[in-house]
RNA sequence: UCGCGCGGGAGAGUUCCGGUGGGCGCAAGCCCCGGAACGCCGAAGGAGCAAGCCCUUCCUUGAAUCUCUCAGGCCCCGAUACCGCGCGAG
Numbered sequence: 001u002c003g004c005g006c007g008g009g010a011g012a013g014u015u016c017c018g019g020u021g022g023g024c025g026c027a028a029g030c031c032c033c034g035g036a037a038c039g040c041c042g043a044a045g046g047a048g049c050a051a052g053c054c055c056u057u058c059c060u061u062g063a064a065u066c067u068c069u070c071a072g073g074c075c076c077c078g079a080u081a082c083c084g085c086g087c088g089a090g
Base pairs, nucleotide, nucleotide: 001089002088003087004086005085006084007083008082013038014037015036016035017034018033019032022031023030024029039074040073041072045070046068047067048066052061
């Protein structure tokens, strides 16, 4: 440095419409599912660049938790960079 396992581990939503169906409720309504509009998050992935390096010049190389937000995500779950421990290989 790479791989595997275990543990820890965020962020971000409202409104409207629909529902053949389901749950709660006397009802109003709520949850759930789908769609739309606008908005938002960034810690899978992806992309961009600074100093510096290379270089006569042009060219080269050049990180991120920074930026973009293409992808992904915005109840929970799941996934996640990163951290700790263990094992194996180089």
A computed fold for a 90-nucleotide RNA from uncultured Streptantibioticus sp., annotated as Glycine riboswitch aptamer.
Of the family's consensus pairs, 90% are formed in the model.
Its Rfam family is "Glycine riboswitch aptamer". Gene Ontology term of the family: glycine biosynthetic process.
Lineage of the source: Bacteria > Actinomycetota > Actinomycetes > Kitasatosporales > Streptantibioticus.